Model confidence (mean pLDDT): 86 of 100. A computed fold for a 105-nucleotide RNA from Sporolactobacillus mangiferae, annotated as SAM riboswitch aptamer (S box leader). The organism belongs to Sporolactobacillus, within Bacteria. It was read from a public genome assembly, where an Rfam model found it.

RNA sequence: UGCUUAUCGAGAGAGGCGGAGGGAUUGGCCCAGUGAAGCCUCAGCAACCGGCCAGAUACGGGCACGGUGCUAAGUCCAAAAGCAGAGAUUGCUUGAAGAUAAGUA
Numbered sequence: 001u002g003c004u005u006a007u008c009g010a011g012a013g014a015g016g017c018g019g020a021g022g023g024a025u026u027g028g029c030c031c032a033g034u035g036a037a038g039c040c041u042c043a044g045c046a047a048c049c050g051g052c053c054a055g056a057u058a059c060g061g062g063c064a065c066g067g068u069g070c071u072a073a074g075u076c077c078a079a080a081a082g083c084a085g086a087g088a089u090u091g092c093u094u095g096a097a098g099a100u101a102a103g104u105a
Base pairs, nucleotide, nucleotide: 001105002104003103004102005101006100007099008098013042014041015040016039017038021031022030023029025079026078027077028076043071044070045069048067049066050065051063052062053061075097080094081093082092083091084090
């Protein structure tokens, strides 16, 4: 990096360094000198994989020790197709794209 599978309406931030960007892309809409990105420390959330515990069949339960991940906004909203609607707006469904985990080449 490609592929496969699962999940994505929940949850969880302080400090230090830093010094202008960030929210994948595009459009929108937001966040940001009352300090963005990035790095570090500590804390937390969750429970995908491993581990451990109980248990005894259920796509199960518990712990949070190890490996990841995450800690503004539903994946911030939309993007392609369809449905509802006279239509605009809007709502809904599926997909695409993206993110994360595990496996694989």